RNA sequence: GGAGUCGGCCGAGCAGUCGCCGGGGUUACACCCGGAGGAAAGUCCGGGCUCCAUAGGGCAGGGUGCCAGGUAACGCCUGGGGGGCGCGAGCCCACGGAAAGUGCCACAGAAAAUAUACCGCCGGGCUUCGGCUCGGUAAGGGUGAAAUGGUGCGGUAAGAGCGCACCGCGCAGGCGGCAACGCGCUGCGGCAGGGUAAACCCCACCCGGAGCAAGACCGAAUAGGGGAGUGACGAGUGCUGCCCGCACGAGCUCCCGGGUAGGUCGCUACAGGUGCACGGCGACGUGCAUCGAAGAUGAAUGGCUGCUCUCGACAGAACCCGGCUUACAGGCCGACUCCUUCU
RNA sequence: GCGGGCGUAGUUCAGCGGCAGAACAUCAGCUUCCCAAGCUGAGAACGCGGGUUCGAUUCCCGUCGCCCGCUCCA
Numbered sequence: 001g002g003a004g005u006c007g008g009c010c011g012a013g014c015a016g017u018c019g020c021c022g023g024g025g026u027u028a029c030a031c032c033c034g035g036a037g038g039a040a041a042g043u044c045c046g047g048g049c050u051c052c053a054u055a056g057g058g059c060a061g062g063g064u065g066c067c068a069g070g071u072a073a074c075g076c077c078u079g080g081g082g083g084g085c086g087c088g089a090g091c092c093c094a095c096g097g098a099a100a101g102u103g104c105c106a107c108a109g110a111a112a113a114u115a116u117a118c119c120g121c122c123g124g125g126c127u128u129c130g131g132c133u134c135g136g137u138a139a140g141g142g143u144g145a146a147a148u149g150g151u152g153c154g155g156u157a158a159g160a161g162c163g164c165a166c167c168g169c170g171c172a173g174g175c176g177g178c179a180a181c182g183c184g185c186u187g188c189g190g191c192a193g194g195g196u197a198a199a200c201c202c203c204a205c206c207c208g209g210a211g212c213a214a215g216a217c218c219g220a221a222u223a224g225g226g227g228a229g230u231g232a233c234g235a236g237u238g239c240u241g242c243c244c245g246c247a248c249g250a251g252c253u254c255c256c257g258g259g260u261a262g263g264u265c266g267c268u269a270c271a272g273g274u275g276c277a278c279g280g281c282g283a284c285g286u287g288c289a290u291c292g293a294a295g296a297u298g299a300a301u302g303g304c305u306g307c308u309c310u311c312g313a314c315a316g317a318a319c320c321c322g323g324c325u326u327a328c329a330g331g332c333c334g335a336c337u338c339c340u341u342c343u
Numbered sequence: 344g345c346g347g348g349c350g351u352a353g354u355u356c357a358g359c360g361g362c363a364g365a366a367c368a369u370c371a372g373c374u375u376c377c378c379a380a381g382c383u384g385a386g387a388a389c390g391c392g393g394g395u396u397c398g399a400u401u402c403c404c405g406u407c408g409c410c411c412g413c414u415c416c417a
Stems, first nucleotide, its partner, number of pairs: 001339010012308007020035005037314001041325002044323005049211004061207005066080005081095001082093004096202002101200002103196003118141002120137007149167006168191001169189005174183003215265004225256006236248004270292001272291008309312001344413007353367004361397001369385005390406005
């Protein structure tokens, strides 16, 4: 100098002026203070909070899925193991079980999982010498995304874990590790027999439901409900056209509770931010100090002017918090890797 | 704000993980003097990006768009 990896941060600034929302202040003004984000987004997880339900446990349903730790909790984070990619710094992984069972594997191919043989190879028989037939074989060819461990030697008619050595695999033990797991430590087994569980399923663990339009309080007018008295020597209505009978029952006075409109609370102070010290590889925890930072409910956070610059991205709270994911013009800082050159 | 559902030809809908179909519409031809109707034929699609799988419209994740419901009592 070039190429790259990881982590963190900022994301127009200043001034004037006119407004808007909240708080303080005033009798009322004046005046003072605060006023979007790293994602406020998607609503994908987890929790707080509220109401409903609930003895315990089970079934159903849903979710998670290597191990250990962190946390209020998680599908998140940290560290580790295993696998894959990269020269490397580093990055990626839905990473339990296919010898519990069931299903599926189009086309091609002999055969897609009970098993099996198209070409070929080898042997026997027959032959019109082109082959035919019976048997053996699975090394080679061919099909396919996938074909019943790999290499070599022996062996054989040809072959084959048929035998042996090494590699791989499984089981048991030993050693290291909390564990996942690892070991060129030991022994046994010729090999246990394809893939698919983001197919059903099995195993382990977790989960009650709804959501601030949750929920609580105050509470009119009008209408309607309930109770008492009166009406009552019963208006009126229905069965029924009329009578009897039966049933319902107007009006007035007083009392009671429920709901609606509207209003208030929930509402923003907290698993809170920052700094330091200590413990821990780390996520994080503990202690001390310090700070207070939107809270609306037709819903504020804006308009205009001037100056400056690198000419400005994605986008705007609505109960709150921890994560994940997605979007983002441009810029800054730190750590590290590889290549080239110079000293 | 909260909860739920759906994206397939131009439109309305089908579609066990194995070549995406139907109806109407469009276009062309036949028929007719012309049009309509009828007959024959053609074109045209899985919202987008990843993943699982041999193979994805279908299964999983993300994203974009559209639709519906949500005071209280009964």

Two RNAs folded together computationally: RNase P RNA and transfer RNA, 417 nucleotides in total. Its mean pLDDT, the model's own confidence on a scale to 100, is 81. It holds a member of the Rfam family "Bacterial RNase P class A". It is annotated as a ribozyme.